Context: one part of a larger RNA
């Protein structure tokens, strides 16, 4: 210290890396630090059991015996189990070789379709946009339509998929380069090197924020036009920050599977991605085995229901985060962090 949780009721940390600390595979052989036994000391007094006795009795007193937790000591004993110490071992972990998928990450290059839009020029002449329905708006300074040329900036139709990679955010045209994981196979390598992981350090949508490019088309804020009782809105016309890009902050989300990480064990059935092996074949498909990965249903089990269900929310283990009635409040105040907005940490008084 000890309860009980944590898909949806309050709770799983956004995601990784990792020191310290937790925990930790087989099989020998020693130690004996933990752990067990004995054996001394302690364990006041009251108190408790049990015997006696004293107040008529009992509660109540008083004597005497024993038990009693930590704790300390032993040159007594045990050696399962947890420690340490030696030496093994291969199934966990890594490594080799072989073969493999992939929108993993980074630079750099480039490319076409269409789309908008603009810019130059032709045709052509009154409308056009746009809504329910108008109107602002553009338009004889010649739009809109059309057809040919030019420019710029973002984004990659179809493939595409309940697909695929990635630790999470997230990641899609094409090629080159450099680079991280990841599957499957082989058994001829090292020999427990592992799991988790408080702090720490990294990454971490979108808005934002700081110089400095860039801006096509959306598009907060503004501005107009409409709707209405108003309409700081929903519509609609135009539109600036931003959206792109380099560098550097911010560190936050329904960062979600609202389901931590890792390891074992429990029917089945069907899809689908990427592999291996084995039948059949001329070969290939089909079938069948069997890894990893990603759906759907579903039986035990669990669940308060809903549902989950070998990708667990079942059944067990190890570690870390995090909850403990609603409001005050993720708030004030301090403390770290930030350019700044904030962020992070985190009460109380008060109410109900």
């Nucleotide at each position: 210290c000890u309860g009980g949780g944590c898909g949806u009721a309050a709770a799983g940390g956004g995601c990784g890396u990792g020191c310290a600390g937790g925990c930790g595979g087989u099989g020998c052989a020693g130690u004996a630090a933990g752990u067990u036994u004995g054996g001394a000391g302690u364990g006041a007094c009251a108190g408790u059991g049990c015997c006696u006795g004293g107040c008529u009795u009992a509660a109540c007193c008083a004597g005497g015996c024993a038990a009693g937790g930590c704790c300390u000591c032993u040159g007594a004993a045990a050696a399962a189990c947890u420690g340490c110490u030696g030496g093994a071992c291969u199934u966990g972990a890594g490594g080799a070789c072989c073969a493999g998928a992939g929108a993993g990450g980074g630079a750099c290059a480039u490319a076409g379709a269409a789309u908008u839009u603009c810019c130059g020029g032709g045709u052509g002449g009154a409308g056009u946009g746009g809504u329910g329905a108008a109107a602002u708006g553009c338009g004889u300074a010649g739009a809109u339509a059309u057809c040919c040329g030019g420019a710029g900036g973002a984004a990659u139709a179809c493939c595409a998929a309940a697909g695929g990679c990635g630790a999470a955010g997230g990641c899609a045209g094409u090629g080159u380069c450099c680079u991280g994981g990841c599957u499957g196979g082989u058994a001829a390598c090292u020999g427990a090197c592992g799991c988790u992981g408080a702090g720490g350090c990294g990454c971490g949508a979108a808005a934002g924020c700081u110089a400095g490019g860039g801006g096509a088309g959306c598009g907060a804020a503004c501005a107009g036009g409409a709707u209405u009782a108003g309409a700081u809105a929903c519509c609609c016309u135009g539109g600036u920050a931003g959206u792109c890009c380099u560098a550097g902050c911010c560190g936050u989300a329904a960062a979600c599977g609202a389901u931590g990480a890792c390891c074992a064990c429990u029917a089945g059935a069907u899809g689908u991605g990427c592999g291996g092996g084995g039948u059949a074949u001329c070969g290939a498909c089909c079938c069948c085995c069997u890894g990893c990965g990603u759906g759907u249903c579903g039986g035990a089990g669990c669940a308060a229901a809903c549902g989950u269900u070998u990708u667990a929310a079942g059944u067990g283990g190890u570690c870390c985060g995090c909850c403990u009635g609603g409001g005050g409040a993720g708030u004030a105040c301090g403390g770290u962090c930030g350019c700044a907005a904030g962020a992070u940490u985190a009460a109380a008084a008060c109410u109900c």

Predicted 3D model of a 352-nucleotide part of an RNA (small-subunit ribosomal RNA, central domain) from an uncultured bacterium. The RNAcentral record of the full RNA draws on ENA and SILVA. Its mean pLDDT, the model's own confidence on a scale to 100, is 83.